[in-house]
Source information: RNAcentral holds the sequence, with entries from ENA. This is a predicted structure of a 366-nucleotide RNA (Bacterial RNase P class A) from a Pseudomonadota bacterium. The model forms 94% of the base pairs in the Rfam consensus. It is recorded under the gene name rnpB. Its Rfam family is "Bacterial RNase P class A". Rfam's curators write: Ribonuclease P (RNase P) is a ubiquitous endoribonuclease, found in archaea, bacteria and eukarya as well as chloroplasts and mitochondria. Rfam links the family to the GO terms dimeric ribonuclease P complex, ribonuclease P activity and tRNA processing. Taxonomically the source falls in Pseudomonadota (Bacteria, Pseudomonadati).
């Protein structure tokens, strides 16, 4: 400076008037002042706080999660690091006159439900000889045995029978390449790579590197079941608490009266019906949870980050069927998605534009 790649940020602004909800101030009102959505308030997928049940301790069943290490209240989430894939720019190489095509190698960066498939049980469509205690459809060889032929050397044929190297099916075919070896062939033998099992350095690990050892267990899929670690009791603010009428009801006390009704032939008893006080449930309403809280800014520090610790300063909606909006005037780049309902931390999704900064790679100067 220019490309690419990731990560924070803001979400039109000013001014005037009219409104709406909330609070606070003499407090009926009116009035004045101060506050009035977001980065996603969303979807309600994870995780917790806070309330109520439940609970001795264990297990079993059932869900979550799953490389390592850290952060955190927790977390399926972040932050660092291995590991594997796939690939773009640059570079490299091939052809090409060129324009280009194709291979190789692939920054920064992307993507990975990346424990376990030599515990078990099961699947692998089509294809294709075979799909997993292997297999033979074309092919290949027939050294050995067997037919033929020849006087012999030997020569044919593929009956036996030998291989898996070549085709050729698939998304996948029993390590892979060379080179030896062989009738052909084959870890049959041996170089390198790979895999396994063991030492040895490096690292907290995950894991790399190096060295022995084994011709090689042996394919794919655990997002099939299932095997292993590690967490996980329920319900959700309509949770929950407190305060509580009036009209009807309970329950207790005394009063009055000796009265009505019932019970009954008739008294007695006895139940029921009146006043007053007291107590106790629930209901209508009210308040409270509820916004000072894992707050929010700003700064030192210690970490490579997430993220922690001090210190300063600050209060910045909030319920009831639900306020946060209208006109105007003026600027600009012409204004997207979207509306709080107990809070927090996440993740996902939606979104016009702008700024800001990391880190590759390449130019050009010093």
């Nucleotide at each position: 400076g220019a490309a690419g790649u990731c990560c924070g940020c803001c979400a039109g602004g000013c001014a005037g008037c009219c409104g709406c909800g909330g609070a606070a101030g003499c407090u009926u009102c009116c009035c004045u002042u101060c506050c009035g959505a977001g980065g996603a308030a969303a979807g309600u997928c994870c995780g917790g706080g806070c309330a109520c049940c439940a609970c001795a301790g264990g297990g079993c069943a059932g869900g979550a999660u799953g490389c390592c290490g850290g952060c955190u209240a927790a977390c399926g989430g972040c932050c660092g690091g291995g590991c594997g894939c796939a690939g773009c720019a640059a570079g490299c190489c091939u052809c090409g006159c060129a324009a280009g095509a194709g291979g190789c190698c692939c920054a920064a960066g992307g993507c990975g439900a990346c424990g376990g498939a030599a515990a078990g049980u099961g699947g692998c469509a089509c294809a294709g000889a075979a799909a997993a205690c292997a297999u033979a459809c074309c092919g290949c060889c027939g050294a050995u045995g067997g037919c033929g032929c020849g006087c012999c050397a030997g020569c044919g044929c593929a009956c036996a029978g030998g291989c898996a190297a070549g085709g050729g099916u698939g998304a996948a075919a029993a390590g892979g390449c060379g080179a030896g070896g062989u009738a052909a062939g084959a870890g049959c033998u041996c170089a390198c790579c790979g895999c396994g099992c063991u030492c040895c350095u490096g690292g907290u690990a995950a894991c790399a590197g190096g060295g022995g050892c084994g011709g090689c267990a042996g394919g794919c899929a655990a997002a099939a079941c299932c095997c292993c670690a590690u967490c996980c009791g329920g319900u959700g603010c309509a949770a929950g608490g407190c305060c509580g009428a009036a009209u009807a009801g309970g329950g207790g006390a005394g009063c009055a009266a000796u009265g009505g009704c019932g019970u009954g032939g008739c008294c007695c008893g006895c139940g029921c019906c009146g006043c007053u006080c007291c107590c106790g449930g629930g209901u209508a309403g009210g308040c409270c949870g509820c916004a000072u809280g894992a707050g929010a800014c700003c700064g030192u520090c210690a970490g490579c980050a997430a993220u922690g610790a001090c210190g300063g300063u600050u209060c910045g909606a909030g319920a009831g069927g639900a306020a946060u909006g209208g006109c105007u005037g003026c600027c600009c780049u012409c204004g997207a998605c979207a509306g709080a309902a107990c809070c927090c931390g996440g993740c996902u999704u939606a979104u016009c534009g702008g700024c800001g900064g990391g880190c590759u790679u390449c130019c050009a100067u010093u």